This is a predicted structure of a 724-nucleotide part of an RNA (large-subunit ribosomal RNA, domain II) from an alkali sediment metagenome. The prediction has a mean pLDDT of 85. It matches the Rfam family "Bacterial large subunit ribosomal RNA". The full RNA is in RNAcentral, with records from SILVA.
Context: one part of a larger RNA
Order: sequence, then C1' cells, then structure tokens
RNA sequence: GCCGGGGAGUUCAUCUUCGUGGUAAGGCUAAGGGUGCAAGGCCCGAAGCCGUAGGGAAACCGAUUGUCCGCAACGCCGCAAGGCGCGAGGGACGAGAUCUGAAAGGGUCUGGAAUCACGGGGAUGACACUAGAAACCAAGUGAUCUAGCCUUGAGCAGGGUGAAGCCGGGCGAAAGCCAGGUGGAGGCCCGAAGGGGUGUUGACGUGCAACUCACUCCUCUGACUUGGGGCUAGGGGCGAAAGACCAAUCUAACUUGGUGAUAGCUAGUUCCCGCCGAAAUAUCUCUAAGGAUAGUCUGGCUGGAGGUUGCCAUUGGGGUAGAGCACUGAUUGGAAAACAAGGAGCCGAAAGGUUCCACUUUCCAUUCAAACUUCGAAUCCAUUGGCGCCGUAGAAGGCCGGAAACGGGCAUGGGGGGUAAGCUCCUAUGUCGCGGGAGGAACAACUCCGACUAGGGUUAAGGUCCCGGAAUCCUGACUAAGUGUAGAAAUAGAAAGCUGUCCUCAACCAGAGACAGCUGGAAGGUAGGCUUAGAAGCAGCCAUCCUCCAAGCAGUGCGUAACAGCUGACCAGCCGAGGUUGGAGGCGCCGAAAAUGAACGGGGCUAAGUCAGGUACCGAUACCCUAGGGCACGGUCAAUAGCCGUGUUGAUAGGCGGGCGUUGGGGUCGGGUGGAAGCUGGGUUGUGAAAUCCAGUGGACCAGCCUCAAGUGUAGAUCCCGGC
Repeated sequence: GCCGGGGAGUUCAUCUUCGUGGUAAGGCUAAGGGUGCAAGGCCCGAAGCCGUAGGGAAACCGAUUGUCCGCAACGCCGCAAGGCGCGAGGGACGAGAUCUGAAAGGGUCUGGAAUCACGGGGAUGACACUAGAAACCAAGUGAUCUAGCCUUGAGCAGGGUGAAGCCGGGCGAAAGCCAGGUGGAGGCCCGAAGGGGUGUUGACGUGCAACUCACUCCUCUGACUUGGGGCUAGGGGCGAAAGACCAAUCUAACUUGGUGAUAGCUAGUUCCCGCCGAAAUAUCUCUAAGGAUAGUCUGGCUGGAGGUUGCCAUUGGGGUAGAGCACUGAUUGGAAAACAAGGAGCCGAAAGGUUCCACUUUCCAUUCAAACUUCGAAUCCAUUGGCGCCGUAGAAGGCCGGAAACGGGCAUGGGGGGUAAGCUCCUAUGUCGCGGGAGGAACAACUCCGACUAGGGUUAAGGUCCCGGAAUCCUGACUAAGUGUAGAAAUAGAAAGCUGUCCUCAACCAGAGACAGCUGGAAGGUAGGCUUAGAAGCAGCCAUCCUCCAAGCAGUGCGUAACAGCUGACCAGCCGAGGUUGGAGGCGCCGAAAAUGAACGGGGCUAAGUCAGGUACCGAUACCCUAGGGCACGGUCAAUAGCCGUGUUGAUAGGCGGGCGUUGGGGUCGGGUGGAAGCUGGGUUGUGAAAUCCAGUGGACCAGCCUCAAGUGUAGAUCCCGGC
C1' cells in the first nucleotide's frame, strides 16, 4: 500500500422551544404500597411541584369589558366587479393595581390557559463527537549498564636510561672532591598483552554492528587495568564538572495510579433525494488562530397592504471634479507712489545731499494649493408624484427556534501610505469565494452566459488558409519592416533621430523657361581703410561705396608666409515641365543589452498584416421549440390521488423537509429439503439511497406489511487488529 473486520454527536439530570395526545382553572403524582400469569400491566399513594395577581427592598396595598379602527369568518345587496353591516383573533385610546414623587410625570402589571406524558431542535452540567500532547502529583521498582566509594583477589613480553647508596683507587691537613666499578631509583623512555579512541570527516550507513571494520594513533609500575562481593535512588544519587551518568531512557529515570488530565490547536467524523442559502463587516473582549451582541442565512407562527434594487419628473441638500485668485498662503515680470528706520555706491571737511536695493502700498500682466474659494457641475442622498416590477396565490413589519461566519481574494472607478510590488489601508460596483458551459493557446477573478433531464433549432463573446467548426468573401486604401498576425488591459518598448513611403495644408518659383545637371562669365576703382614683419575678398577691427554691365559680394568655403590657385553667391547659354521650402496626419525605420534555443499557440502568411465599409457563415448548458421529471401556488376536487394552468428548478458553510438500507422486539401475513439464508455471475426497475428476477453454488432457516427501540450505514483519522 491493498483486502477483510472494528471505528466517531451518545446517555442521564435540569432548563427552553416546537409538534402530537390527555385533562383543563386546574394539571401531575414522587418515594412507597397492593395485586399479579412475576412479563407487559392494573389499582392505591397530592407529601410536593407548576399554574390561577401583581407592585414594592420592606412594611404593606391589591387589578377592565368603556370607545374607536379593522383581517378572516358570517349575513345582506349585486349577473359580475364590488358595496354595506357585523366583526372572534389583531391594533389604538381610555380606565385600573402598585412603587416612586409635593405634584407633573415615569417604571412594572391588568380584559383567564395551564399542566402532564411522549417525540424533534437547542442550552447547561457531567469525559459529552472521536483521537492526540509537552507536563503535574502520589505510591513503588531499579547501581547485572554507568558514576563514585568500601572489601577481597588477579594482571602488566621484551628492550633502553642508569638517581641515591656502597666498594676499591687517586688527591687533600681536614671537610671533602675527582675518576672507575657496583647498584638499580623513576605518576622515566621504546614497545607486546591490557586499557584507550587521534586522524582518514576512509569502509559501512534497510550495516557484521541502534556506534561496527580497516589503517593510523595515545598509554602501558601507575591518579594503572580488571574479576567477585557490597554501599549511595529520583528534586534524589554520583560527578578530576561534559548537565555527564543513574539498564539503547536524563535540564529531573522507569512502572502503575490520579486519568477518558487539559488543549481557544491539528486530523478525522460513515446512506439518498428535494427547498432556501450566507459571511469574511461593526462594537466589546489579557482580545487578535477564540468568544459575545448586532448585521447577513434558514424554519415556524403572526400580521393584513403595501414594498421597491429600475426609469421619468418635483422639491430640497451639498462644496467634490473643474475653474478661479475675491480671502488664506505660495509665485514671476513690469510700472508708480511713499521711504521714518535698514543695506550698498557716489559727492561732501562735516552737516547733509543723491542713486540703487530691500520693505510698505497701489496698478498692469503671469502661475499654484488636501488642510484656499467670488464660483461650480456630472454622479449621489433625501422628499413627493407617476410608470415599471414584486405583493391579498399574503409583500413590508413583528415574535420565536436553529445556524454558520467575524483569515477573504481579484478587476474597474475614486482615494491615504509607499521609489515600487501579485504591496498596504479605505471606498463604490462587479466577480471568484460558493459558479459549471463558451471565448481568451494554456489561465479562480477578464469577455459572453447563471447549468432540472433528453432531442432539435437560433444566436452571444469570439472567430471563418491548415491544425479547427465556419469566407483563401466583396469594396477602397496603407505597409515591405515578417512591421504585423496581440484584441478593452498585462505579457514592454521611451526621449532623440530618418531625403522610407502615402495623404494633406501653406508660401514661393515657373513657357518672359523654373529646379537639377552641363558650358561660359564671375570685372574695374582696389591690394577699401586700419592693424601688421606681411594682411591683396577670406588672422583681427571699422566701413561696406562708386563705375561698366546680362551678372559679378569691398566676398560662402578650401588654399598661400603673403600673393597665386580652386570654388560659391550672382548672370547668361544648352535643356524643356513642373519645382523649392515649411507645417499637420497615416503606416513604417533606427534608438533596442541577460544569462540552455523559445513570448504570433504552431504550421505558415506579403495577406492569412493594418485602416474603413459591407454581406454571409461557424459558434454555449444563453434564447426558442418538442417530450419528460421535481418543487411551490391557483382552479377542479374529499384528497398531499388525478387533470388543467402559472412560476420556478447552479451552489460551499448552514437551516429545513421527505425517503433508502442494517440489527433486534411486538403485531399481522407468508415462503422453505419439490431447497431458506449466504456467496458467484447475469437481466430488469427506480432521479437516487437501493430493489427485484434468473442461473449456479449452498444445505436450514427466512421474508413482506404496520409499529417500537437502536452499539444503525466508512475511503480517509502517519486510525486499531488480522491477512497478503
């Protein structure tokens, strides 16, 4: 992991609410007793409990059928629509009881419905849906592992070094010293056994092994190693001290018990169908992973005519967007006036004078503002009316029972914070959450659209060359970059630049010949004056005239030391029809760099790209048609059966309703050796849980219907046990 079996909202008490039934201003017995077929039961038993009156802390006092509105029902009128009367229940007012108060006023209560049993929902207490801690406490068990200690034993190859002491010798006055020998000390040295465990971060790493193997390494007469016996025990021991060790367990052992500890946390929580269907917000919370109340959901009862998300209008509200500068502030230029005090310059010996700046004021023009406003929309909010829609087939509102939820996300518009974010905090709407289908290559949220079942048709978004259903469709343009094929947004492509090309506007030139090209001219005064070593059109400064001309600059650029030379402007000739410049727009080009090759979905495409217009077609669970089912309601009806009609039928948490199946009890009615249950295979029925039939196997019990009671349904819980 698979298969089989087991496996999770139970029971009791109290309270509460709903349903069913009994009795009813009353209702009920409890313990206990009697009887008994010893079972179900039947009969006693009001002790007591709840109710029948409240108000008040208490003393104490102590309650209505008067008026109006009006639903249903009923009656009358009417062919009907409807109208009128009455009107249980319902509502409003009045009245009353009591407390408080000087009073006014205010609080609670009052025109009789309870109680008992059973069943359903919920709450509380109990283990309380099941499983799960880390822990705490008590009583015990452990020192055969290991730590230390006590007692009694055992063990340590071989080799090296050579302390003290001693001996003889030499020297010395002596003390003593020197050398030789002897001697054999040492937490001495090398190194087996023994003890250890340094490095290889080797082997192994479902191992030989829950710490081993190999090589290497440390120690090896000692604070050495070790056998047997013994002592110390859990907040305790023992510790050459690492929180180490105390039986593979240690920052408090193990076993059993308290114990089903507790867990706002985690996982799991078992059959079907039908109806409705959320919230991720506010306030409070030692609160933030939880809870309470409200809001939102659901079921029932009540209620009795309006409700309202849409549209139009009416009457109001407002200070946003925008705009503006009249206020508050910020802001640029100019002009004017004033200038006491301030700063700077000039004149003056000084007094002082004068100019400018700054300041103040005014005027003209120019800007900006969430915390500015002389103004001021759209949307919005409220009001009233109308339309639409919903509603007497019962809406709105009210009361009661049950929840879930209080981690939200994204998009678009408007905002606060932030460089920004698939960021964060608000807000309005939508959507996902809880929503399937179609499109978007794929893709919770984008686009279309809200899926009962089956079949057929038509469309939406989006598409129609092939993958791929449908146009190689029609008309007119543009693009040459594979630009593009990408669309409402994201998946990029900016500033700057382009004699790429199309369209358009304006100005100017042009048959008295433009533009381009080619040919020729481009002169004289003069080398203008100054400057300069030189300055002759062309270093620089000033000026920039006159003449001849078709035209020719006191010179556009190159050039020279300066000249020279070349060229341009300008003019003529040749040529022969449009040209030059600037602006706006369309589509393009460049700008253009990221890490494996890779962002049209691919093939591919010059349209199958882009722009504008048009006609067809494809395309969804949308819409329409046909048939069928469920639910709700209406009509008919005794009916929840049937028939007719209308509406509806996505759904998580969750609420509600109706069913299927299992085990056992009671009743009833059946089957079975002419073959029960069970098992295997197959057929059929039902929306489904499931049911039924047939065959085989099996060999003795078992169904249906009504009802009662549950140890009542498994895929999950690293679930438990067994098998494989």